[in-house]
This is a predicted structure of an 84-nucleotide RNA (SAH (S-adenosyl-L-homocysteine) riboswitch aptamer) from Platysternon megacephalum.
RNA sequence: GCGGCCGAGGGGCGCUGCAACGGCGUCGAACCGCCGUCACGCUCGGCCACACCCCCCUUCGUGAGUUAAGGGCGCCCACCACUC
Numbered sequence: 001g002c003g004g005c006c007g008a009g010g011g012g013c014g015c016u017g018c019a020a021c022g023g024c025g026u027c028g029a030a031c032c033g034c035c036g037u038c039a040c041g042c043u044c045g046g047c048c049a050c051a052c053c054c055c056c057c058u059u060c061g062u063g064a065g066u067u068a069a070g071g072g073c074g075c076c077c078a079c080c081a082c083u084c
Base pairs, nucleotide, nucleotide: 001050003048004047005046006045007044008043009042010077011076012075013074014073015072018041020037021036022035023034024033025032040070
C1' cells in the first nucleotide's frame, strides 16, 4: 500500500440514483443504451493474509495530551445547551 473480516462513529422512516453489482440489447469482447438493486461506497481502531521499503535487538513500563472529522434531500425519535 491493496484485499478481506470485526468493532466504533446515537437511532428510525421516506425520496432521488452517481459509482458499483446483476440482467437484457449480443455468438463473444470493449464501448454505449435500457431495466433492476442501490446513500457508511467514508473515517478511525483491531485482526488476517499478500506485496514493497527501512532497521538489525526486542519487549515492557512510566508521564502528558486527546478521545475525532465527514457523509444528496426531507421528516421523526433520542441526547445536549440556551431562551420563553
The sequence is in RNAcentral, with records from Rfam. Its Rfam family is "SAH (S-adenosyl-L-homocysteine) riboswitch aptamer". On this family, see Wang et al., Mol Cell 2008: "Riboswitches that sense S-adenosylhomocysteine and activate genes involved in coenzyme recycling".